[in-house]
Molecule: FMN riboswitch aptamer (RFN element)
């Protein structure tokens, strides 16, 4: 130093314009959005690079996938505990389950990630049927950053 421990902070975006209708940001046309980590031939910035310029190369940095891999949220179940008169209901913790969607062309030694084109997907509850409104949620969380002491 790393790992571990404790603490702090941070940690999700989006309905434009029109149509139908008594009623729709929910239907239809159009518009818009893309959590976290990984991978990633890429462009960019910086350093080194003969005195200067240029440059092969090397190193460092952040960026770089909604639909590739893994994870989170939501939902379901089991166990334990708390609450409760209670096998109701509510809550906490742990474990388990569930959990969406991509092709074609181009470049190339090599692309599910680049470039171009065309598609597709998006929990639950409410309500005229919702990825975008309202709500659980001033919640939870993958994780990110920082601090401290300890160890060495």
């Nucleotide at each position: 130093a790393a790992a571990g421990u404790u603490c702090u902070u941070c940690g999700g975006g989006g309905u434009u314009g029109g149509g139908u209708g008594u009623a729709a940001u929910u239907c239809c046309c159009u518009a818009c959005u893309g959590g976290c980590a990984g991978u990633g031939a890429g462009a960019c910035g910086g350093a080194c690079g003969a005195a200067a310029a240029a440059g092969a190369g090397u190193c460092c940095g952040g960026c770089g996938a909604g639909u590739c891999u893994g994870c989170g949220a939501c939902c379901c179940g089991u166990a334990u505990c708390c609450u409760g008169a209670g096998a109701a209901g509510g809550g906490a913790u742990a474990c388990g389950g569930c959990u969406g969607a991509a092709c074609c062309g181009g470049u190339c030694g090599a692309a599910a990630u680049c470039c171009g084109g065309u598609a597709c997907c998006a929990a639950c509850a409410g309500u005229a049927c919702a990825g975008u409104c309202u709500g659980g949620a001033u919640g939870a969380g993958a994780g990110a950053a920082g601090a401290a002491a300890c160890c060495g």